[in-house]
RNA sequence: UGGCACGUAGCUCAGCGGCAGAGCAUCGCCCUGACACGGCGAGGGUCGUGGGUUCAAAUCCCUCCGUGCCAA
Numbered sequence: 001u002g003g004c005a006c007g008u009a010g011c012u013c014a015g016c017g018g019c020a021g022a023g024c025a026u027c028g029c030c031c032u033g034a035c036a037c038g039g040c041g042a043g044g045g046u047c048g049u050g051g052g053u054u055c056a057a058a059u060c061c062c063u064c065c066g067u068g069c070c071a072a
Base pairs, nucleotide, nucleotide: 001071002070003069004068005067006066007065010024011023012022013021018055026042027041028040029039030038048064050062051061052060
């Protein structure tokens, strides 16, 4: 310098045009003599940045930023 993949909750990741989710973690309640396990619930997201397409974008297109891999 070029090519490819990825960027979504504190962490690991789903979601590929039509209301943003799961597991773990955190908090509360139940359960117990108490703890653990278990059950129920809650909080937590400008979906990496900026623009474009569309009635509608996490999703499609472009730019940039970051991470990883490959080639030179």

Annotation:
This is a predicted structure of a 72-nucleotide RNA (transfer RNA) from a Deltaproteobacteria bacterium. The source organism's lineage runs through Bacteria, Pseudomonadati, Myxococcota and Myxococcia. The prediction has a mean pLDDT of 84.